[in-house]
Context: one part of a larger RNA
Molecule: small-subunit ribosomal RNA, 5' domain
Organism: Candidatus Omnitrophota bacterium
RNA sequence: GGAUGAACGCUGGCGGCGUGCCUUAUACAUGCAAGUCAUACGGGUGUAGCAAUACACCAGUGGCGAACGGCUGAGUAACACGUGGGAACUUCCUUUAAGUUCGGAAUAACUCUCCGAAAGGAGAGCUAAUACCGGAUGUGUUCGCAAGAACAAAGUCCGCAAGGAUGCUUAAAGCAAGGCCUGCGCACCAUCAGGUAGUUGGCGAGGUAAAAGCUCACCAAGCCUAUGACGGUUAGAGGGCCCGAGAGGGUGUACCUCCAGAUGGGGACUGCGACACGGCCCCGACUCCUACGGGAGGCAGCAGUAGGGAAUAUUGGACAAUGGGCGAAAGCCUGAUCCAGCGACGCCGCGUGCGGGAUGAAGGCCUUAGGGUUGUAAACCGCUUUUGUUGGGGAACAAUUUUUGAGCGUACCCGACGAAUAAGAGGUUGCUAACUCUGUGCCAGCAGCAGCGGUAAUACAGAGACCUCAAGCGUUAUCC
Numbered sequence: 001g002g003a004u005g006a007a008c009g010c011u012g013g014c015g016g017c018g019u020g021c022c023u024u025a026u027a028c029a030u031g032c033a034a035g036u037c038a039u040a041c042g043g044g045u046g047u048a049g050c051a052a053u054a055c056a057c058c059a060g061u062g063g064c065g066a067a068c069g070g071c072u073g074a075g076u077a078a079c080a081c082g083u084g085g086g087a088a089c090u091u092c093c094u095u096u097a098a099g100u101u102c103g104g105a106a107u108a109a110c111u112c113u114c115c116g117a118a119a120g121g122a123g124a125g126c127u128a129a130u131a132c133c134g135g136a137u138g139u140g141u142u143c144g145c146a147a148g149a150a151c152a153a154a155g156u157c158c159g160c161a162a163g164g165a166u167g168c169u170u171a172a173a174g175c176a177a178g179g180c181c182u183g184c185g186c187a188c189c190a191u192c193a194g195g196u197a198g199u200u201g202g203c204g205a206g207g208u209a210a211a212a213g214c215u216c217a218c219c220a221a222g223c224c225u226a227u228g229a230c231g232g233u234u235a236g237a238g239g240g241c242c243c244g245a246g247a248g249g250g251u252g253u254a255c256c257u258c259c260a261g262a263u264g265g266g267g268a269c270u271g272c273g274a275c276a277c278g279g280c281c282c283c284g285a286c287u288c289c290u291a292c293g294g295g296a297g298g299c300a301g302c303a304g305u306a307g308g309g310a311a312u313a314u315u316g317g318a319c320a321a322u323g324g325g326c327g328a329a330a331g332c333c334u335g336a337u338c339c340a341g342c343g344a345c346g347c348c349g350c351g352u353g354c355g356g357g358a359u360g361a362a363g364g365c366c367u368u369a370g371g372g373u374u375g376u377a378a379a380c381c382g383c384u385u386u387u388g389u390u391g392g393g394g395a396a397c398a399a400u401u402u403u404u405g406a407g408c409g410u411a412c413c414c415g416a417c418g419a420a421u422a423a424g425a426g427g428u429u430g431c432u433a434a435c436u437c438u439g440u441g442c443c444a445g446c447a448g449c450a451g452c453g454g455u456a457a458u459a460c461a462g463a464g465a466c467c468u469c470a471a472g473c474g475u476u477a478u479c480c
Stems, first nucleotide, its partner, number of pairs: 001480004006476005013350006019343002021308001026306003030303003035064003040061002043058006071261003081185006089178002093174008101135004110125006140151004155166004187233003194224003199221004204216003236258004240251004263284005286297004314340001316339003322336001323334004353383004363374004388417006397407001424469005429450003435464005445452002
């Protein structure tokens, strides 16, 4: 000199764009953050109707989603990440081919009875499906040298019908995303020097979606290491960001990619996919309810509370746009997202007037008492109106045939009034830009370094003046 997720002090007008718990991965009241489909199914309630039935809503069965999106950085020095390579693997989506057949047994809901404070549960009975099971078929696929063996399915909606749409089953190809292996890169400590027994390799078997000591029996005795094994400490990795001419040093907030975690520990289930933040089971700690028998819970989602801390915001609005889930669609959900609020936290932009004005006013400060300076500064005169107050108009973002705007009556435009509503902070001994007076007297105090103050202090304190920045200026902390 530059920089920061900053904080503190004094001060503080506006706008735009960003950004805001760095500490206790501390504990959390309350609300919201993931649902959807009645064109899969049987019902219930309500309204209309004599009824059939129609419409709306609904808990249940069923399907898809809930493994995404959002948060955090604890752990991890590792194929975690970055980069290059590899062969032995998988729903939804797209294209293509073939099929979509015949049967069956249940079970929620519901009804009745019962248990329980509740959470919730038991028994009896009825019923449906695109839920479940069996047979057939075999385009095909898998296994096998071959003969051969094994393996499917679901319907629904529209239509008078032909047929159409959508779904289901099997298979092939593709796209995309993911799983696995591997070369290289990847912090400090040698006051860590030896480490290893599924350990290193083989045969066989098992297992996985998939190769593999991944697991197991047997066999062999290997494998790693001063080019740092093993151990310890610290740490999420990268793109980037800051400084620097570069080399390089520091760092990993915000944005993007990947990883890991979801109160601590362990486990599996379902599923293409989880060993699952707002799923399940067990144990621990903590909190809450209880009729004391037993139950409920997990903000490192958005707000918000307490605590810790130098320090970090609203218990806001909308699905209008973009994106996501479900749905044939209308649509529903969406604290993702888009917006608004708060904070000079940062960057950028604007303003606090402009021109004239010498009686060089008054006042202040200094003075060699002549005067100098503040100083065109003020007053005063004229003008302008960014901003301010106020009145009127008023977007784009909305795509689709129309409708549909949270932001917003915002941005922006026009008019009225009026200099009106708006300046501070640090410094002035040298480094370093800017000097005098008074007070004080090694005191009180200043100080980044050198140093200043003991009676004339340009260094302390105040005043006047001046210098530098400016809605900021200083100080502290940290990095180059």